[in-house]
Transfer RNA from Polarella glacialis, 71 nucleotides, folded computationally. Its Rfam family is "tRNA". Rfam describes the family as follows. Transfer RNA (tRNA) molecules are approximately 80 nucleotides in length. Its mean pLDDT, the model's own confidence on a scale to 100, is 81. NCBI's taxonomy places the organism under Eukaryota, Sar, Dinophyceae, Suessiales, Polarella.

RNA sequence: GGAUACAUAGCUCUGGUUAGAGCGGCUGACUGCAGAUCAGCAGGUCCCUGGUUCAAAUCCGGGUGUGUCCU
Repeated sequence: GGAUACAUAGCUCUGGUUAGAGCGGCUGACUGCAGAUCAGCAGGUCCCUGGUUCAAAUCCGGGUGUGUCCU
C1' cells in the first nucleotide's frame, strides 16, 4: 500500500417504526451470616460526519479506531 470483518450498557450480544436481553452492579424479601432464589432500580448523545427513507442504532458514501489476510 491492497483486501476483508468489526465498532450499541462495565462485559458478551439482539434489534428499519419505544433502545433491549444475558452476565455483572445497587436496593429489598428470604437466611444465624453468606450463597442460591424471588422482586425492583440504576447504567447508552448506539465511534464521527453526510446521504436515502414517512421513520436510521439499523441501509448507502466518507472519515476514525481495532482485528485478520496479502504484498